[in-house]
RNA sequence: GAACGAACGCUGGCGGCGUGGAUUAGGCAUGCAAGUCGAACGGGAUCUCAAAGCUCUGAAACUUCGGUUGAGGAAUUUUGAGUGAUAGUGGCGAACGGGUGAGUAAUGUAUGAGCAAUCUGCCCCUAAAUCUGGAAUAACUCUGCGAAAGUGGGGCUAAUACCGGAUGUGGUUGUUUUCCGGCAUCAGGAAACAAUUAAAGGUGGGGACCUUCGGGCCUGCUGUUUAGGGAGGAGCUCAUAUCCUAUUAGCUUGUUGGUGGGGUAAAAGCCCACCAAGGCUGUGAUGGGUAGCCGGCCUGAGAGGGUGACCGGCCACACUGGGACUGAGACACUGCCCAGACUCCUACGGGAGGCUGCAGUCGAGAAUCUUUCGCAAUGGGGGAAACCCUGACGAAGCGACGCCGCGUGAGCGAUGAAGGCCUUCGGGUUGUAAAGCUCUGUCGCCUGGGAAAAAUGGCCAGUAUGUUAAUACCAUUCUGGUUUGAUGUUACCAGGAAAGGAAGCCCCGGCUAACUCUGUGCCAGCAGCCGCGGUAAUACAGAGGGGGCAAGCGUUGUUCGGAUUUACUGGGCGUAAAGGGUGCGCAGGCGGCCUUAAAAGUCAGAUGUGAAAUCUUCCGGCUCACCCGGGAAACUGCAUCUGAAACUCUAAGGCUUGAGUAUGUGGGAAGAAAGUGGAAUUCUCGGUGUAGCGGUGGAAUGUGUAGAUAUCGAGAAGAACACCAGUGGCGAAGGCGGCUUUCUAUCACACUACUGACGCUCAUGCACGAAAGCUAGGGGAGCAAACGGGAUUAGAUACCCCGGUAGUCCUAGCCGUAAACGAUGUAUACUUGGUGUUAGGAGCAUCGACCCUUCUAGCGCCGAAGCUAACGCGUUAAGUAUACCGCCUGGGGAGUACGGCCGCAAGGCUAAAACUCAAAGAAAUUGACGGGGGCCCGCACAAGCGGUGGAGCAUGUGGUUUAAUACGACGCAACGCGUAGAACCUUACCAGGGCUUGACAUGUAUGUGACAGUCUAUGAAAGUAGAUCUUCCUUCGGGACAGAUACACAGGUGUUGCAUGGCUGUCGUCAGCUCGUGUCGUGAGAUGUUGGGUUAAGUCCCGCAACGAGCGCAACCCAUGUCCUUAGUUGCCAGCACGUAAUGGUGGGAACUCUAGGGAGACUGCCUCGGUCAACGGGGAGGAAGGUGUGGAUGACGUCAAGUCAGUACGGCCCUUACGCCCUGGGCUACACACGUGCUACAAUGGUCGGUACAAAGAGUCGCAAGACCGCAAGGUGGAGCUAAUCUCAAAAAGCCGAUCUCAGUUCGGAUUGGAGUCUGCAAUUCGACUCCAUGAAGCUGGAAUCGCUAGUAAUGGCGCAUCAGCUACGGCGCCGUGAAUACGUUCCCGGGCCUUGUACACACCGCCCGUCACAUCACCCGAGCUGGGUGCACCCGAAGUCGCUGUACCAACCCUUUUGGGAGGAAGGCGCCGAAGGUGUG
Repeated sequence: GAACGAACGCUGGCGGCGUGGAUUAGGCAUGCAAGUCGAACGGGAUCUCAAAGCUCUGAAACUUCGGUUGAGGAAUUUUGAGUGAUAGUGGCGAACGGGUGAGUAAUGUAUGAGCAAUCUGCCCCUAAAUCUGGAAUAACUCUGCGAAAGUGGGGCUAAUACCGGAUGUGGUUGUUUUCCGGCAUCAGGAAACAAUUAAAGGUGGGGACCUUCGGGCCUGCUGUUUAGGGAGGAGCUCAUAUCCUAUUAGCUUGUUGGUGGGGUAAAAGCCCACCAAGGCUGUGAUGGGUAGCCGGCCUGAGAGGGUGACCGGCCACACUGGGACUGAGACACUGCCCAGACUCCUACGGGAGGCUGCAGUCGAGAAUCUUUCGCAAUGGGGGAAACCCUGACGAAGCGACGCCGCGUGAGCGAUGAAGGCCUUCGGGUUGUAAAGCUCUGUCGCCUGGGAAAAAUGGCCAGUAUGUUAAUACCAUUCUGGUUUGAUGUUACCAGGAAAGGAAGCCCCGGCUAACUCUGUGCCAGCAGCCGCGGUAAUACAGAGGGGGCAAGCGUUGUUCGGAUUUACUGGGCGUAAAGGGUGCGCAGGCGGCCUUAAAAGUCAGAUGUGAAAUCUUCCGGCUCACCCGGGAAACUGCAUCUGAAACUCUAAGGCUUGAGUAUGUGGGAAGAAAGUGGAAUUCUCGGUGUAGCGGUGGAAUGUGUAGAUAUCGAGAAGAACACCAGUGGCGAAGGCGGCUUUCUAUCACACUACUGACGCUCAUGCACGAAAGCUAGGGGAGCAAACGGGAUUAGAUACCCCGGUAGUCCUAGCCGUAAACGAUGUAUACUUGGUGUUAGGAGCAUCGACCCUUCUAGCGCCGAAGCUAACGCGUUAAGUAUACCGCCUGGGGAGUACGGCCGCAAGGCUAAAACUCAAAGAAAUUGACGGGGGCCCGCACAAGCGGUGGAGCAUGUGGUUUAAUACGACGCAACGCGUAGAACCUUACCAGGGCUUGACAUGUAUGUGACAGUCUAUGAAAGUAGAUCUUCCUUCGGGACAGAUACACAGGUGUUGCAUGGCUGUCGUCAGCUCGUGUCGUGAGAUGUUGGGUUAAGUCCCGCAACGAGCGCAACCCAUGUCCUUAGUUGCCAGCACGUAAUGGUGGGAACUCUAGGGAGACUGCCUCGGUCAACGGGGAGGAAGGUGUGGAUGACGUCAAGUCAGUACGGCCCUUACGCCCUGGGCUACACACGUGCUACAAUGGUCGGUACAAAGAGUCGCAAGACCGCAAGGUGGAGCUAAUCUCAAAAAGCCGAUCUCAGUUCGGAUUGGAGUCUGCAAUUCGACUCCAUGAAGCUGGAAUCGCUAGUAAUGGCGCAUCAGCUACGGCGCCGUGAAUACGUUCCCGGGCCUUGUACACACCGCCCGUCACAUCACCCGAGCUGGGUGCACCCGAAGUCGCUGUACCAACCCUUUUGGGAGGAAGGCGCCGAAGGUGUG
């Protein structure tokens, strides 16, 4: 994607055609589903007619008035005729039609054959016949039994019921003769003789003749009988095909065959007796499971795969099991008998029943309809027919279950309405959609009209033909008339009215057409696969919009497809799953060259068949279509016949190249057995000898003064064979190694000869088969599982050490497995090469084994084409082909369970499923990682110097506390960080007091005129209330400005740094990161960027399938170091001059210093050596500086979801009389504690005191502030000068000189505390700094550990600045002074760079990942046992019934007969064989 007898969810207008119990072959109430014939028969209710009898009544008439006659009527009886209900005898049918699929794997089905081995009612054709008798029996009547169902007895009667006799066209049987056919048994035709064998009537019409007046007789139709044939139907047989399972390998005794008999319609072990011992099976018997089969249907390009609803053919079944009867046909759906289960009735004795027919009901189920109408049509049964019956069938009903068709309106319509949704707020979209206007009228609704399905048949009238004696009858043809419709208020047509009654479902992350908002926040949920959801979800839910299909749409289930994912078409096996451990070899498969024959395979043609329907196609009918009708094609198949002969098979003959044999030569750890040798080890004995030995990373256990180890000699034992020795050799593999002998086998080469395809492969089978292990017996030196001890370790059931038993060895047997590997089955052929080696041969050559050339056979390496996913393979193929075998089909479960076979055992071989996952895997790539390797770098280590960690204090953090102790930062890369300055403010936190268009911005509307300032009251303040004071411009509308009200909005240090911008940190100033083109690779990617050197450097050089380029490195920039030049004030002062107590103070100078502009200089430029004639490196000269001079600025691609929403910006979310704003006070400064960063110290290289010398860089008008005076001091008073090379801060300090202290908790150290002050500020209480006096804590150099630094560096000393009213600064940023030590070196620690290697990692080793245990759940196996179903075997019992035997209680037909019997024949009953259900035992 297609399909469905579907089901479920939501929805649902109409019609047509189809279709509908797939599950419990579960149980069934009720009704119907098979009857019909009176022209087979007896009887016959009812009704009608006729006649007669009897009774009653009685018009009318008569009358003797008592009555009589009596039409007619009623009832009844009888007879006859007609009608004909119901039951019965009889005939035909009921074996069809209809249902279902339980069983069945072949007694079935399909296709094709056969029956010379058969039957056939009704129907058709042909021939002949239909003569003559008889006895019963239902119904009916009488009567008995029973609740019922039913049934017994007596009596009467009919037939187309039953039974005789006759005849014999014929049939059958036997005998004989003859003709012809067949593969055969044998069949068929003809003739003769003999025996035997049949029947039924009914009905219509009728002239002559006869008549008992019924009829005979004639004739038509029909029935019946005997034969022959046909059609259709049935039966039997054969061949081929027909699911899964070998964890079913053997099955079978009527079994296989024969003879004889029985039996059947018919062949046959179908059945029986006897005889023989057969039959089937790896081409799958037997067993088990499942299943109705086919035409077809679905799918597919096809080949195939799946399926067997509806329609059609066959089969099977009818409550379950068994059985026969009747009949043409049954072992019978609505027949019978028996048994069983179930249900119902019952008087308890006994009976009845069978929806898998049509409806319907219950049950179970996801699920499947009306207890309808009609025989009008078609078909069936009966009948002569009318006609009857028909839940077959025709129709309607129900169900969107399916297919097909139609509709739910059409045109115009932009202020693109309103509303909805979205929005960047402009708008967009829904959307011509709606409204509105103009139309139309399908379907539905109402009214009216109105086909076809109807043809027959019957009846009436007529006509013609046939039959016949016949113009009767009958049959047939034709014509006219009449009659028959369930559906049906049909289809269809017309009219009417009215846009009116008629749209949903699914989807919108990708696959896959279709996107936004809101809600939710790993929740709720979605999900076919991948996967969505943890606060911006196109994936959940809703909405708007969109997409798809449409009276349906989705979901679920199933089948095929895609899936070349079982591979016939059309796959594979070195490493992904997959070559058997190896060989031998039966069956099987396959097989060299030539010739001939045959024709099985193969090919061609023809014939028959391949039912119809279906499919395809053409034409036609329903308005179209679905649907239906007609024609064609097709049905790829099977069978038969006739041909062809290339190939295969078969048969025959030949050949030598495949294969083999013989001969010669040769090599080898090839195998088996026996013998033998030396070295080493251990042990024993003896000698020498003395204190250790041994062992390890280091030790210990061990051993040794009872004399070890070491060393010498002698002896014993077992095992293994150094060197040779080699990608050397041999073997089928496993495997094989001292030497000698014997036996056995293979292989190679060479040359001839011989056989003549003898070959290749090989399921099952057989044999071999490392190590370990097992059994028995030996042996046991060394080694060594287990085990013991010592170490190591957190532990150490290990690695290391000391011991040590099985075993290792031999003999005999078992086991049968290995990464049994080349992870590569065997054989053969073909396809460029190079090189080495082993064995043999040839040639050339030589003194010669050599060398060289070459052939064959092995063993290796490298590589062409080709192959391969790649790696790789590559004449020893993984290339190109052929033959045969083995094996694979996602991972796990599992090479496991169960079963079977093998084994002494261990275990082996064979070999699943449930369940579970969405992967498992191969090769290669880029990274990352490694207690992998190589090279290299860095204050990384090392070498040094000084610190931290201990003390006190400062500061930051954690923690704790608190109303609050605001927030952020957390390894390096948070912690003197944001904060370059928290008393208020800051301030974001807390408490309280207040405000609500707001402290701040813009706009609109209304109305007001000020606002600000000052003062008063109140209040903690914010504020509130009041007083006072008070505008400007103007076109006169208003505006500016201010405040009020209302509305838009403001505001938020609220949240998200994991939505962001920007900025920053870090790796790291590490040397890297990339691109274009080209090339290589299927590709990811590679190359370039790797390599050899070199560098601080991917710096440079050389080489190179690369050539270039970019961002980085370097350089360019700043500072500093030298010189030159220009300029010369505020800076400078050499020379000249003046002046001072002194000072560049003054004139002047421009030399110097300096300032600040410009230049120069350094480039491996020069020399030398090394190096590849290179880059570059070592040394040297010169130079202020030398190899990037030194320092700074400068930070590649990227990493860390690193940091920051609290610097600012910004999306989303949140608050809006508060999470906003104002104010006062408090807090951020707390304090059992812990950590980081610092300061000061612990002292004599020092402290204190006095004197004295030398800076740089900065700052300063809201400022720096001199001199002077006051104060012990902080500071105060005062204010010159300075907007700065001019004035000020400003004193530099260490240093130097001198004095003192003398090793002490000190004249070290200064914390803490008390007191007194100063300054800033509205305000120093919480909570400032500083000063003075007093106090004088810890601390005597700091554990584990840890930090910084390579030169003007560390260390040490002071100075300045920013922030700032002031300051908790000991912090930060700068400046100058003094000024070291050390680096052997790269093993190690840390970090980094390049190359390489391994990887199961890719969130990338802080990775991945294994097992036990605990709990819960699921699945499978085992399990004392329990239970159900199926089935084998043995036995018991034995219903119905057929068959056989018997048969007397008995019996109408026929025969005989002395009417009583007998015969023939039948038959109840009995017995026997078989035999269902049932029972027992055992599998």